Context: one part of a larger RNA
RNA sequence: GAACGAACGCUGGCGGCGUGGAUAAGACAUGCAAGUCGAGCGAGGACCAGAGGGUAGUAAUAUUCGCUGGUUUUAGCGGCGAAAGGGUGCGUAACACGUAGGAAAUCUGCCGUGAAGUUGGGAACAACCUGCCGAAAGGUAGGCUAAUGCCGAAUGUGAACCACACCGGAUAACCGGAGUGGUUUAAAGCCGGGGACCGCAAGGCCUGGCGCUUCACGAUGAUCCUGCGUCCUAUCAGCUAGUUGGUGAGGUAACGGCCCACCAAGGCGAUGACGGGUAGCUGGUCUGAGAGGACGACCAGCCACACUGGAACUGAGACACGGUCCAGACACCUACGGGUGGCAGCAGUCGAGAAUCUUUCACAAUGGGGGCAACCCUGAUGGAGCGACGCCGCGUGGGGGAUGAAGGGCUUCGGCUCGUAAACCCCUGUCAUUCGUGAGCAAAGCGAGCAGGUGAAUAGCCUGCUUGACUGAUAGUAGCGAAAGAGGAAGGGACGGCUAACUCUGUGCCAGCAGCCGCGGUAAUACAGAGGUCCCAAGCGUUGUUC
Numbered sequence: 001g002a003a004c005g006a007a008c009g010c011u012g013g014c015g016g017c018g019u020g021g022a023u024a025a026g027a028c029a030u031g032c033a034a035g036u037c038g039a040g041c042g043a044g045g046a047c048c049a050g051a052g053g054g055u056a057g058u059a060a061u062a063u064u065c066g067c068u069g070g071u072u073u074u075a076g077c078g079g080c081g082a083a084a085g086g087g088u089g090c091g092u093a094a095c096a097c098g099u100a101g102g103a104a105a106u107c108u109g110c111c112g113u114g115a116a117g118u119u120g121g122g123a124a125c126a127a128c129c130u131g132c133c134g135a136a137a138g139g140u141a142g143g144c145u146a147a148u149g150c151c152g153a154a155u156g157u158g159a160a161c162c163a164c165a166c167c168g169g170a171u172a173a174c175c176g177g178a179g180u181g182g183u184u185u186a187a188a189g190c191c192g193g194g195g196a197c198c199g200c201a202a203g204g205c206c207u208g209g210c211g212c213u214u215c216a217c218g219a220u221g222a223u224c225c226u227g228c229g230u231c232c233u234a235u236c237a238g239c240u241a242g243u244u245g246g247u248g249a250g251g252u253a254a255c256g257g258c259c260c261a262c263c264a265a266g267g268c269g270a271u272g273a274c275g276g277g278u279a280g281c282u283g284g285u286c287u288g289a290g291a292g293g294a295c296g297a298c299c300a301g302c303c304a305c306a307c308u309g310g311a312a313c314u315g316a317g318a319c320a321c322g323g324u325c326c327a328g329a330c331a332c333c334u335a336c337g338g339g340u341g342g343c344a345g346c347a348g349u350c351g352a353g354a355a356u357c358u359u360u361c362a363c364a365a366u367g368g369g370g371g372c373a374a375c376c377c378u379g380a381u382g383g384a385g386c387g388a389c390g391c392c393g394c395g396u397g398g399g400g401g402a403u404g405a406a407g408g409g410c411u412u413c414g415g416c417u418c419g420u421a422a423a424c425c426c427c428u429g430u431c432a433u434u435c436g437u438g439a440g441c442a443a444a445g446c447g448a449g450c451a452g453g454u455g456a457a458u459a460g461c462c463u464g465c466u467u468g469a470c471u472g473a474u475a476g477u478a479g480c481g482a483a484a485g486a487g488g489a490a491g492g493g494a495c496g497g498c499u500a501a502c503u504c505u506g507u508g509c510c511a512g513c514a515g516c517c518g519c520g521g522u523a524a525u526a527c528a529g530a531g532g533u534c535c536c537a538a539g540c541g542u543u544g545u546u547c
Base pairs, nucleotide, nucleotide: 001547002546003545004544006543007542008541009540010539013394014393015392016391017390018389019387020386026350027349028348030347031346032345035080036079037078040077041076043074044073045072046071047070048069049068050067052065053064054063055062056061087305088304089303096230097229098228099227100226101225102224106222107221111218112217113216114215115214116213117212118211119153121151122150128143129142130141131140132139133138158185159184160183161182162181163180164179166177167176168175169174189210190209191208192207193206194205197204198203231277232276233275238268239267240266243265244264245263246262247261248260250258280302281301282300283299284295285294286293287292307328308327309326310325311324330341331340332339333338358384360383361382362381366380367378368377369376370375397427398426399425400424407418408417409416410415431488433483434482435481436480437479445470446468447467448466449465450464451463452462453461454460491536492535493534494533495532496517497516498515502531503530504529505528506527512519513518
C1' cells in the first nucleotide's frame, strides 16, 4: 500500500447492487417448511333436487322417514411424491476431492422412440359396527365390505436359464452374430363420444384419451476400478493374521478378503510405512510485476452429517434432517402403571461471545411434487424489512460581494490572520418533503371460431392459427409531471522526524503521549486546551488477520 463475512470509538443526508451466527455440530417456547389424486376404491357427515311413504291440517302447507341423483367435505384403503429442494462442516489426510482414463461387470422410477399384449377367476384387510383394557398415547377380540391393493390360472411378442449345432474373429479358456429344442416368467382398470348391428335395460360393439404388463434402444442419474496430484511432525522407525496371495463356495445390480473354509507366507516402509496433530476438497478469492504466499464467507460442482451410537425395513433410488427399531444423555406430560420429543429447514428465544437481521408478504414470475385438467402444496424461489457491513453513485448549493464588518487568535502594538468566509444582492432546484399521475415484471393456461389429423361420423380427442375475458406479492413502489423554499443534510483523524500540516496558553520527569526513534525536570511546534493548518469525507480513525 492492498484486502476483510470483521469488531470497537466518534459521527451520520439519500439511492442502487451486494452481503450479514466466523464462537456453542450448545439447548430450544411458538408458527410454518411435503403433499397431492374422488378421472383407482368403499364408507360417514353436510347441503340441494326428484319421485314416494308416514304424521298434523278442510286445504294451502308444515314436518319426518328411507330411496335415487348431484355438489361438497372428513378420515380410511390405494397410487405417485416424500432419496428432490433447503441446512450445516461434526467427522474425514481418504479414491474424500481434482484431473486423465477404464469396465470384472452393472443398475436406472418418471421421460423419449419402437415392438407385442391388456383373457378369466379367487381370498382378504382397513374404514365402519359391537365389546374389552388404558389417565393418556394407544392397544386388543369378534363381525361386514371395495379397489388400479393382494393371490392363483390362461396366453408368451419377448425375456431369463439349460442343451444342441452353425458362421465370423481370436485360437488356450473366449468374444460377436443369427438358429433349433426344453424349462420358467406378465398385466388393471378409469374417463369421455357414437351411426349401423345385438340386447327389455344395463350394456355388448365401434372409437378417442389417461393408464397397466413384457421387451429392446436412448436419455438422465447412480455404483465400481486405476494412474497422477492434495498440510505439519522422525522428540512417531518399524507396521501388518483377513494381514498379502491362491483354490473353492457364498454374497452383491456388479468386480473384489466383500464374507467364509482350506492352502501358501506373504504385503507395506527413509521416494517416510505405522503413529500423532490439523483440516471438508475444488472452481476460485485476496495479495504480488511475476514466481510465489495466504485463504476456501457469498455463488457453483463433489463429499460428509442430521441429539449421540448402532441396525435394518420399504423402495428404481436411503441405511433415509421434518420415517421405523434398539441403546444412551437431555427435556416435557403423567392418574406413577406408562408415554412424548429432536430448528446443522424459515423466522424467532435463551446461552456463550468483540460480534452477525423480521416470530414479514406472495405463490404474480422461475423451478419442483401431485392431478386429464381446473387446481392444490411449495419459509425452494420472488419480494419487502433491519444493519454505513462492503462497493458504487449523488447531495449538503451556484454566481456576485471589501467599510477587508463584528467577533476569535496572534502581534514587534504598526498590524497580520480566520476571509469572499459571513452579512447583503441575484439565481438554481439534484436528493429529501408535499400533491398528482403511474408502470415493466405476463404469456402460458382457459373460452370461442377456423384449418389439419384420427375416426363409420358433421361425436369425442389431438395439433396449429386467429381472437376474447381474466390473472402482480413487489406497489400506489420505480418512473414521470407539478409546488414551495437555500430552505432539512459534515464529520473524523492528524500537524517533532518518518509524513502533508504551527503558533499561543496551561502543566513542570507531574499529569500524560507513543507505530519506531523518542517527548515531559519553567520559554514543550511531541502532554492538555485554543486558534490556525493539512489529509480524507458520509464517513474517519483504532484494533485484529493475510499478502

The prediction has a mean pLDDT of 83. A computed fold for a 547-nucleotide part of an RNA from a metagenome, annotated as small-subunit ribosomal RNA, 5' domain.